[in-house]
RNA sequence: GGGCCUGUAGCUCAAUCUGGCUAGAGCACUUCAUUCGCAUUGAAGAGGUUGCGGGUUCGAUUCCCGCCAGGUCCA
Repeated sequence: GGGCCUGUAGCUCAAUCUGGCUAGAGCACUUCAUUCGCAUUGAAGAGGUUGCGGGUUCGAUUCCCGCCAGGUCCA
């Protein structure tokens, strides 16, 4: 320098293939109940510019382009 893959909640991951419901799950976090207290358990809640910028579209996490970061292969 070139090819391929990945980037979504604090963490691990879905959803993308075929664009369309309010972007969800587990763990973690907060509050309440339970307990003398802790843990466990139960209930409720908060938490996301879907890596960044642009394009296409009535509509983009999804399609297209560029850039950034990580991984891998080739030279």
RNAcentral holds the sequence, with entries from ENA. This is a predicted structure of a 75-nucleotide RNA (transfer RNA) from a Candidatus Nomurabacteria bacterium. RNAcentral records the identical sequence in 2 taxa. NCBI's taxonomy places the organism under Bacteria, Bacteria candidate phyla, Candidatus Nomuraibacteriota. Its mean pLDDT, the model's own confidence on a scale to 100, is 81. Its Rfam family is "tRNA". By type it is a transfer RNA.